[in-house]
Context: one part of a larger RNA
């Protein structure tokens, strides 16, 4: 020097990314408890106050209940009050630094973000604002259902039948969900465009019996064989429409009001529409430690506004929200060796010798 316990003036978070980690609180009764709130909650909120022993009321209160006595045919019932168990609470009184005398045994308030919550996860670095959730919604699916697993026979969905089962998304509750159907995409549509397989065979080729020819080597019927043009051929797709809690997407420039400064308001171009409501320096804001408040002596955080949203935004949900979280911020109280800043005990290591 490490490691694991204790103790420490004075100050009390000045340590530190951050009170990590230590220390505070801790039991039980009694009094007393705010905001907000889904009226259950919040709450053990907070915050206080008692607590050994001894007398005494007091043979307390209650509980148990024997002998014994009555009543019945018994089973039992009824009176009875010995004995024994025994709080809680009122007076009085005693002692110790300390009486839940040890040990188990909540710190606590505020505020803001996200997820409604009880739950699930990454066995061995992540427990979480991911994942599941009730609840909302689209959709498919008439029963031999959809779907799934199997070549298949079968199953399994279900011995259930749309108040039912399969898939997708969103995710208590509460107020609410705005425009786009031009793209892909799903659903009807069937006129017309194109369009396989097949039918279908115009037309052409090979061979060949013969024929011509001295010969080479031409011509060529049936039959076989090969190609093969119109022409008929379905679905899809182009085409016509609907569908966004389907994928998704939701503009720019210029000008204008008697102080400036902004522009209800006009003009022009583009679009399938040009972002509505709430919400906004946010888990989203580059520029930025944005301005302005608040709270500090001093505050890139942090909380409350602003609106100049680089790049919120409405079931890839929008805004709020009691309650709940080994979640995040941020602030106070309490409390501490976390720290000014070290000290100082144990016990185990390291060392040194054996």
């Nucleotide at each position: 020097c490490c490691c694991u316990g204790c103790u420490u003036a004075a100050g009390g978070a000045a340590c530190u990314c951050g009170g990590c980690a230590a220390a505070a609180u801790g039991a039980c009764a009694c009094c007393g408890u705010a905001a907000c709130u889904u009226c259950g909650g919040g709450a053990g909120a907070a915050g206080g106050u008692g607590u050994g022993c001894c007398c005494u009321c007091a043979u307390u209160a209650c509980g148990u209940g024997a002998a014994c006595c009555g009543c019945g045919a018994a089973c039992g019932c009824g009176g009875g009050g010995a004995g024994c168990g025994g709080a809680a609470g009122g007076g009085g009184g005693u002692u110790g630094c300390a009486g839940a005398g040890a040990a188990u045994c909540g710190g606590g308030g505020g505020u803001a973000g996200c997820g409604a919550c009880u739950g699930u996860u990454u066995a061995c670095c992540a427990a979480a604002a991911a994942c599941a959730c009730a609840g909302c919604a689209c959709u498919c699916u008439g029963c031999g259902a959809a779907g799934u697993c199997g070549c298949a026979a079968g199953a399994c969905g279900a011995c259930g039948u749309a108040u039912a089962g399969g898939g997708u998304g969103u995710g208590a509750c509460g107020c609410c969900u705005g425009c786009c159907c031009g793209g892909u995409g799903c659903u009807g549509g069937a006129a017309g465009g194109u369009u396989a397989a097949g039918a279908g065979g115009a037309g052409g080729a090979g061979u060949c019996a013969g024929c011509c020819g001295c010969a080479a080597g031409g011509c060529g019927a049936a039959g076989c064989u090969c190609c093969g043009a119109a022409u008929c051929g379905a679905a899809g797709c182009c085409c016509c429409a609907g569908u966004a809690a389907a994928c998704g997407g939701c503009g720019g420039c210029c000008g204008u009001a008697a102080c400036u400064a902004u522009a209800a308001c006009g003009g022009u171009c583009c679009u399938a529409a040009g972002g509505u409501a709430g919400c906004g320096a946010a888990a989203u804001u580059c520029c930025u430690u944005g301005u302005c408040g608040g709270g500090u002596a001093a505050g890139u955080u942090c909380c409350g506004a602003c609106c100049u949203g680089c790049a919120c935004g409405a079931a890839u949900g929008g805004c709020a929200u009691a309650a709940c979280g080994a979640c995040u911020u941020c602030c106070c109280c309490a409390c501490u060796g976390u720290c000014u800043c070290g000290a100082g005990c144990a016990g185990g290591g390291a060392c040194u010798c054996a």
Molecule: large-subunit ribosomal RNA, domain IV
Organism: uncultured Haliangium sp.